[in-house]
Context: one part of a larger RNA
RNA sequence: CUGGGCGUAAAGCGUGCGCAGGCGGUUUUGUAAGCCAGAUGUGAAAUCCCCGAGCUUAACUUGGGAACUGCGUUUGGAACUGCAAGACUAGAGUGUGUCAGAGGGGGGUAGAAUUCCACGUGUAGCAGUGAAAUGCGUAGAGAUGUGGAGGAAUACCGAUGGCGAAGGCAGCCCCCUGGGAUAACACUGACGCUCAUGCACGAAAGCGUGGGGAGCAAACAGGAUUAGAUACCCUGGUAGUCCACGCCCUAAACGAUGUCUACUAGUUGUCGGGAGAGGAAUCUCUUGGUAACGCAGCUAACGCGUGAAGUAGACCGCCUGGGGAGUACGGUCGCAAGAUUAAAACUC
Numbered sequence: 001c002u003g004g005g006c007g008u009a010a011a012g013c014g015u016g017c018g019c020a021g022g023c024g025g026u027u028u029u030g031u032a033a034g035c036c037a038g039a040u041g042u043g044a045a046a047u048c049c050c051c052g053a054g055c056u057u058a059a060c061u062u063g064g065g066a067a068c069u070g071c072g073u074u075u076g077g078a079a080c081u082g083c084a085a086g087a088c089u090a091g092a093g094u095g096u097g098u099c100a101g102a103g104g105g106g107g108g109u110a111g112a113a114u115u116c117c118a119c120g121u122g123u124a125g126c127a128g129u130g131a132a133a134u135g136c137g138u139a140g141a142g143a144u145g146u147g148g149a150g151g152a153a154u155a156c157c158g159a160u161g162g163c164g165a166a167g168g169c170a171g172c173c174c175c176c177u178g179g180g181a182u183a184a185c186a187c188u189g190a191c192g193c194u195c196a197u198g199c200a201c202g203a204a205a206g207c208g209u210g211g212g213g214a215g216c217a218a219a220c221a222g223g224a225u226u227a228g229a230u231a232c233c234c235u236g237g238u239a240g241u242c243c244a245c246g247c248c249c250u251a252a253a254c255g256a257u258g259u260c261u262a263c264u265a266g267u268u269g270u271c272g273g274g275a276g277a278g279g280a281a282u283c284u285c286u287u288g289g290u291a292a293c294g295c296a297g298c299u300a301a302c303g304c305g306u307g308a309a310g311u312a313g314a315c316c317g318c319c320u321g322g323g324g325a326g327u328a329c330g331g332u333c334g335c336a337a338g339a340u341u342a343a344a345a346c347u348c
Stems, first nucleotide, its partner, number of pairs: 003320004007302002012316001014201004021194003025088007033081002035077008049065006091191001092188004096183004103177007110154001115149007125136002162169002206247006215241002220236004258315006266293012297304002321348003330341004
């Protein structure tokens, strides 16, 4: 350098943006770097191969040829790639109208519920479990009524519903703001795709500083259970959960399925937009999502099946028997916890 692979067997980076690099639409002209053909020079000899010759044969020696797949020079070609110049609109983008949405950030506000506090009524239990006990209660609990405080989360609507690159996002209102879909035109004119390094975002837990603290609840304490019970069950309960700012950077970060493009039967549901028909209900067509089946095809099977795991192309990432091990050492990052990169001996 090369092969075969990556839904579940080892293997898609958690996700995006993006420099270098790789790849790149239609068409005209030119060029001739790649490319193709001819000529020519060179490609030492030996070796290898072919046809002969010499030792009785062979090995061996030896003559000739071919070959030396390469490089240089030169002549020509111009399809394809490159390069240069010009043109185009089917890719991509911009403008205009319309639309849906828990997309993001900030501020405000509402009702229900839990807990706590005060007061009223009222009396002996309450709570809890498989059964109990710890616990709370005659210093008046639990129940019930009124008033108040405070924190967190938003029942119903609600959905194989919607939005977002992913993580994720849900009461209502206001402000700021990103993306998307669709319709018909106009405009720009390949401005594109992918992306090592890089940069940004990234659940939960955890960390730092300062707040906050209703409920829940690691740790912890007690009560049970049990042979034991450092658990499951019960009564309590601190970090934490919440907010601001700064870190951490990992997950079964999953569709266990990288991104982009083209092509390849259909059927049914649903969400958003548009057009048409109809008095309406609704139906037909079209477009973008999201689901359930299913032909061809694929697959070891399961299954996938126009949202592909089908048929192809472009680029990136990754795998190469199990254990040792995602470990040691070293590097980088981090306040730490640790993260990331990542072996070997040995063993089966």

Small-subunit ribosomal RNA, central domain from a wastewater metagenome, 348 nucleotides, folded computationally. Its mean pLDDT, the model's own confidence on a scale to 100, is 91.